Bacterial RNase P class A from a Gammaproteobacteria bacterium, 377 nucleotides, folded computationally. Its Rfam family is "Bacterial RNase P class A". The family's RNA type in Rfam is ribozyme. From the family's description: Ribonuclease P (RNase P) is a ubiquitous endoribonuclease, found in archaea, bacteria and eukarya as well as chloroplasts and mitochondria. Rfam links the family to the GO terms tRNA processing, dimeric ribonuclease P complex and ribonuclease P activity.
RNA sequence: GAAGUCGACCAGGCAAUCGCUAACAGGUCCUUAGGGACGGUUGGAGGAAAGUCCGGGCUCCAUAGGGCAGAGUGCCAGGUAAUUCCUGGGGGGCGCGAGCCUACGGAAAGUGCCACAGAAAAUAUACCGCCGGUCGUGCUCGUCACGGUCGGUAAGGGUGAAAUGGUGCGGUAAGAGCGCACCGCGUCGUUGGUAACAGCGAUGGCAGGGUAAACCCCACUCGGAGCAAGACCAAAUAGGGAAGCAAGGCGCCGGAGUCCGGCGUUUGACGCACGGCCCGUGCCGCUUCCGGGUAGGUCGCUAGAGGCGAACGGCGACGUUCGUCCCAGAUGAAUGGUUGUCCUCGACAGAACCCGGCUUAUCGGUCGGCUUCCCAC
Numbered sequence: 001g002a003a004g005u006c007g008a009c010c011a012g013g014c015a016a017u018c019g020c021u022a023a024c025a026g027g028u029c030c031u032u033a034g035g036g037a038c039g040g041u042u043g044g045a046g047g048a049a050a051g052u053c054c055g056g057g058c059u060c061c062a063u064a065g066g067g068c069a070g071a072g073u074g075c076c077a078g079g080u081a082a083u084u085c086c087u088g089g090g091g092g093g094c095g096c097g098a099g100c101c102u103a104c105g106g107a108a109a110g111u112g113c114c115a116c117a118g119a120a121a122a123u124a125u126a127c128c129g130c131c132g133g134u135c136g137u138g139c140u141c142g143u144c145a146c147g148g149u150c151g152g153u154a155a156g157g158g159u160g161a162a163a164u165g166g167u168g169c170g171g172u173a174a175g176a177g178c179g180c181a182c183c184g185c186g187u188c189g190u191u192g193g194u195a196a197c198a199g200c201g202a203u204g205g206c207a208g209g210g211u212a213a214a215c216c217c218c219a220c221u222c223g224g225a226g227c228a229a230g231a232c233c234a235a236a237u238a239g240g241g242a243a244g245c246a247a248g249g250c251g252c253c254g255g256a257g258u259c260c261g262g263c264g265u266u267u268g269a270c271g272c273a274c275g276g277c278c279c280g281u282g283c284c285g286c287u288u289c290c291g292g293g294u295a296g297g298u299c300g301c302u303a304g305a306g307g308c309g310a311a312c313g314g315c316g317a318c319g320u321u322c323g324u325c326c327c328a329g330a331u332g333a334a335u336g337g338u339u340g341u342c343c344u345c346g347a348c349a350g351a352a353c354c355c356g357g358c359u360u361a362u363c364g365g366u367c368g369g370c371u372u373c374c375c376a377c
Stems, first nucleotide, its partner, number of pairs: 001373010012342007020044005027038004046348001050359002053357005058226004065279004070222005075089005090104001091102004105217002110215002112211003127157002129153010165183006184206001185204008230299004240290006248266008271283003306325008
């Protein structure tokens, strides 16, 4: 000097002027005394506010348990309110490297699938071949060539993503873990580590592979709905009409002949209770149809699993203690317009209950750590 990799920060600035909105204090003017207008101080969209993909806080069902089905996660150990998130490790893969990715439990519980090509992709097989026996033919009469048939073989070649462990040596008629060495795989032991796992040793010729982001098995977790949740106030209407079901006991009243109706009480049948089913629990008159009124206001609504700083502990995520600050709460939806100037010339893009993550979009600038290459001293 160039290229790369990881992390952090900013998000046009400044000035003037007019305008919008929340809170607070309370000033001036007007007033039909209900209130209205003007002014003061302080504050006013993001790193993703986006997607609605996860996890929660909070609210309600609701008193809220058990099981099945269903769904989610999937190496180990930690962090957190919690998570499919984050941190640190391990295995595998990519990269010269700094680093990056990971859908990473189980194939010896079972089932399924591996197209085409190929002899053959599982109850394994023989296309071209190699070797041996035998028969026939030819001929240069050598046990040479060709053909048929029987037996042995899977080392060589071909097909394929993958061909029945790999490489080498020996052995054999030719071959083959047939034998041996190393590697791989299984089993056992031992060392280190909390563990995932890694190392070492012994032993066995050794169950043909892959696939679970196929069904499945194993381990762990899981009520539902959602701020348009929900609570309160005010107002208005028709305490409307029809049909069906409504078990039992006790008491009272009325009617009447042995029952009927009403009220109260008790039990709790039917029924109901915010994903499905069963058990349990709770509530109690329930279900269906037609028709009418209201849709206004207040709360929820921002002081938080909060921000910033320091010290200590930890490899780290993070935790503890101390100090300090208050930083949007709109509701048809607030932060905009104009002028001047500077420059790095401005992208993606606007809160709607809140928070922690992940993912996606993106102009330009600043700072730091590490890696590789080139040149000079």
Background
Its mean pLDDT, the model's own confidence on a scale to 100, is 76. The gene name in the source record is rnpB. The model forms 95% of the base pairs in the Rfam consensus.